[in-house]
């Protein structure tokens, strides 16, 4: 340099659940409910971390090998699962999935 990929940006598509009471709307409360913003999470694996034991080796200790425990970190991991969070007319968000060179003049 060129080219793919992810990400950000922009169109479009996009599901669930009370127009629920307290008070008219906003925040608040109380009760019922959804899962697709966001976030939490199991056994097991792995570990040149940390601690502490056992067993070989050795006069003893240190080291070194290998084993087995706790504790830390990764991983499992997710459209599942929980419902903090958010969220139940319409907008607004929305996981995910398509697609995405601009700009200016002329003349039809």
């Nucleotide at each position: 340099g060129c080219a793919a990929u992810u990400g950000a940006c922009u169109c479009u598509g996009g599901a669930g659940a009370g127009c629920g009471g307290c008070u008219a709307a906003a925040a608040g409360c109380c009760c019922a409910c959804c899962g697709a913003a966001g976030g939490g999470g199991a056994c097991g694996c792995g570990u040149u971390a940390a601690c502490a034991c056992u067993u070989a080796u050795u006069c003893u200790a240190u080291c070194u090998a290998a084993g087995a425990g706790u504790u830390g970190c990764g991983u499992c991991a997710a459209u599942c699962u929980c419902u903090c969070a958010g969220g139940u007319a319409a907008c607004c968000g929305g996981a995910c999935a398509g697609a995405g060179g601009g700009g200016u003049u002329u003349u039809c």

Glycine riboswitch aptamer from a Gammaproteobacteria bacterium, 108 nucleotides, folded computationally. The source organism's lineage runs through Bacteria, Pseudomonadati, Pseudomonadota and Gammaproteobacteria. The sequence was found by an Rfam model in a public genome assembly. Of the family's consensus pairs, 84% are formed in the model.